Predicted 3D model of a 75-nucleotide RNA (transfer RNA) from a Spirochaetia bacterium. NCBI's taxonomy places the organism under Bacteria, Pseudomonadati, Spirochaetota, Spirochaetia.
[in-house]
RNA sequence: GCCAAAGUAGCUCAGGGGUAGAGCAACGCUCUCGUAAAGCGUAGGCCGUGAGUUCAAAUCUCACCUUUGGCUCCA
Numbered sequence: 001g002c003c004a005a006a007g008u009a010g011c012u013c014a015g016g017g018g019u020a021g022a023g024c025a026a027c028g029c030u031c032u033c034g035u036a037a038a039g040c041g042u043a044g045g046c047c048g049u050g051a052g053u054u055c056a057a058a059u060c061u062c063a064c065c066u067u068u069g070g071c072u073c074c075a
Stems, first nucleotide, its partner, number of pairs: 001071007010024004018055001026042005048064005
C1' cells in the first nucleotide's frame, strides 16, 4: 500500500429505514439477626467522526478515524 471484518450502555453482544434493546455490572427496595443468593424496580446511549439520500438514518451511500485478521513490497 491492497483486501476483509468490526466500532451500539461500565463490560459482552443483539437489532439492519418508522419511539434504541438484552445479559452481566451499578444503585434502590423486598426477604434475612446479618451477608450471599433470589425477586422487584431505577438509572445509564451525540449507535466511531463528517457529509449525502429520504417525510424519516443506528440501519442505505461516500469519505475519514480506530481495532483485528490476511496479502504484498522494502532498504
The coordinates come from a structure-prediction model, not an experiment, and the mean pLDDT is 82.